[in-house]
Context: one part of a larger RNA
Molecule: small-subunit ribosomal RNA, central domain
Organism: uncultured bacterium
RNA sequence: CUGGGCGUAAAGGGCGCGUAGGCGGCACGGCAAGUCGGGAGUGAAAGCCCGGGGCUCAACCCCGGAGGGUCUUCCGAAACUGCCGAGCUAGAGUGCGGAAGAGGCAACCGGAAUUCCCAGUGUAGCGGUGAAAUGCGUAGAUAUUGGGAAGAACACCGGAGGCGAAGGCGGGUUGCUGGGCCGACACUGACGCUGAGGCGCGAAAGCCAGGGGAGCAAACGGGAUUAGAUACCCCGGUAGUCCUGGCCCUAAACGAUGGAUACUUGGUGUGUGGGGUUUCUACAGUCCCCGCGUGCCGGAGCUAACGCGGUAAGUAUCCCGCCUGGGGAGUACGGUCGCAAGGCUGAAACUC
Numbered sequence: 001c002u003g004g005g006c007g008u009a010a011a012g013g014g015c016g017c018g019u020a021g022g023c024g025g026c027a028c029g030g031c032a033a034g035u036c037g038g039g040a041g042u043g044a045a046a047g048c049c050c051g052g053g054g055c056u057c058a059a060c061c062c063c064g065g066a067g068g069g070u071c072u073u074c075c076g077a078a079a080c081u082g083c084c085g086a087g088c089u090a091g092a093g094u095g096c097g098g099a100a101g102a103g104g105c106a107a108c109c110g111g112a113a114u115u116c117c118c119a120g121u122g123u124a125g126c127g128g129u130g131a132a133a134u135g136c137g138u139a140g141a142u143a144u145u146g147g148g149a150a151g152a153a154c155a156c157c158g159g160a161g162g163c164g165a166a167g168g169c170g171g172g173u174u175g176c177u178g179g180g181c182c183g184a185c186a187c188u189g190a191c192g193c194u195g196a197g198g199c200g201c202g203a204a205a206g207c208c209a210g211g212g213g214a215g216c217a218a219a220c221g222g223g224a225u226u227a228g229a230u231a232c233c234c235c236g237g238u239a240g241u242c243c244u245g246g247c248c249c250u251a252a253a254c255g256a257u258g259g260a261u262a263c264u265u266g267g268u269g270u271g272u273g274g275g276g277u278u279u280c281u282a283c284a285g286u287c288c289c290c291g292c293g294u295g296c297c298g299g300a301g302c303u304a305a306c307g308c309g310g311u312a313a314g315u316a317u318c319c320c321g322c323c324u325g326g327g328g329a330g331u332a333c334g335g336u337c338g339c340a341a342g343g344c345u346g347a348a349a350c351u352c
Stems, first nucleotide, its partner, number of pairs: 004323003007306002012320001014201004021194003025088002028085004033081002035077007042069001049065006091191001092188004096183003103177007110154001114150008125136002162169002206247006215241002220236004258319006266297011278285001301308002325352003334345004
């Protein structure tokens, strides 16, 4: 110096794009920087190691030898890495054709329900609970019919279903737009993987400004319960929830499992493409095969166990992030970001 780990014990960054850097397919020629071999130079002495010797021994001392370098230089090797040149198509990408999808953004539209308003019918209650009460109602409520207004969410379909990088996405139509998948060919020719910084996205709550406000509902008021009840239950109810623009940047942001590639017995669903079979043809269906996605069960293997098990937590390689006893503490201080709330970065004393 190297080393052990990260599903649940401490530990995967919330997610993506991508800079530097790290790493990188097949085959040929060249160079020789890395690499390897050899020569020369140098690596003072002492010390270490080996041999010998001197103090009675030893320590100590003396003599001789060996060893020792990411060193310098020269010669040589060319497999590997690197560089240069010229190629290849298996990685990656483009074109063509096709199918699926709550992927995103915008505009417009629809019905059910709820609440409110108006009018009709109608009368003594309604509502609520474990039971009640607060509350609403003879100024006519509840119920019911017709009409109107408003906002928000979209029953059934709906599925362990689909899509998205994640957060997340669910009425309909149209426009704009992203990604993945399949098929047969053609093209480019390593253009790749990862990604410190950086940039962007990022549920809910919260903040600023302007709108909107039906239902719901922190706070708050009241009624109950109770020893009390700053709760659970009930009646109300404001921020908020909704829209536009701008912030915030957190989460059990979870598969508590970073990304990429390759390899490794099986079984059974499901979504979506392609192909085959049956049929006179075609569709549907059946069965079979090839891909991609998504579940379950399990083999080897792995694992402390639980479990994972071709969607790996198996076998390997590359790159990033992170962990190093509990508390103190995600605190203090400093820095930085933010309007604020606070975020990010992130200790120590002390203590067990």